[in-house]
Formats: sequence, structure tokens, C1' cells
RNA sequence: GGGCCUGUAGUCUACUGGCAGGAUGCCACCCUCACACGGUGGAGAACGUGGUUCAAUUCCGCGCAGGCCCA
Repeated sequence: GGGCCUGUAGUCUACUGGCAGGAUGCCACCCUCACACGGUGGAGAACGUGGUUCAAUUCCGCGCAGGCCCA
């Protein structure tokens, strides 16, 4: 330098044009003499930008970041 793949809560992960779900962690309460475990509830996410579309996390372009391969 070229090609391919990936990018979703703090972390891991599902979904796929119209609802962003789950696990773990975090917070509050309950439980306990107390901690842990357990129970209930809550906050928390689509890499950036532009385009297509009535509507984009999803499709397309560019950029950024990571991984693999080639040179």
C1' cells in the first nucleotide's frame, strides 16, 4: 500500500427497515445481628458523518478504530 471481516449499556451478547431484548456489573429497597446469597424495582447502549427511504441500529458512500490475509 491492497483485499476481507467487525464496531449495540462499564463488560459480554441477541435482533434486523417501523418494538433496541438478555446476562453480568451498578443504584435503591426487602431479607440478615451483619456480610454474602436470594427477592423486587430502577438507571444505563446502536463508532462518526453524509446519502437512500414516509421511516435507518439495520441498506449505500466516506472517515475512524480493531482483527485476519497479501505485498
Molecule: transfer RNA
Organism: marine sediment metagenome